[in-house]
């Protein structure tokens, strides 16, 4: 540096649920495991989600919009255990 069949020590924790923050997406903590060789970190690129405020609309419905969110969507950056190969 590359690979992940197996083994060992382990690690993380989906859905759901309880509490909490938030307008929401979603976050945090407890329970819980669908899965994950980076399901560690990072919002840099793409993508997806939400729309409080703002704009349009007739004041409703509705639509647009990220400065909000997602790292368990993909890529990039970065750090790392075990084993094997060079």
């Nucleotide at each position: 540096u590359c690979u992940u069949c197996a083994a060992a020590g382990g690690g993380c924790a989906a859905a759901c649920u309880c509490g909490u923050c938030g307008a929401a997406a979603g976050g945090c903590g407890g329970g819980g495991a669908c899965g994950c060789a980076a399901a560690g970190c990072u919002g840099c690129a793409g993508g997806u989600c939400u729309a409080a405020a703002g704009c349009a609309g007739u004041a409703u419905a509705u639509g647009c919009u990220a400065u909000g969110a997602c790292g368990g969507c993909u890529g990039g950056g970065u750090u790392g255990c075990a084993a094997g190969a060079a």
Molecule: c-di-GMP-I-GGC riboswitch aptamer
Organism: Melghiribacillus thermohalophilus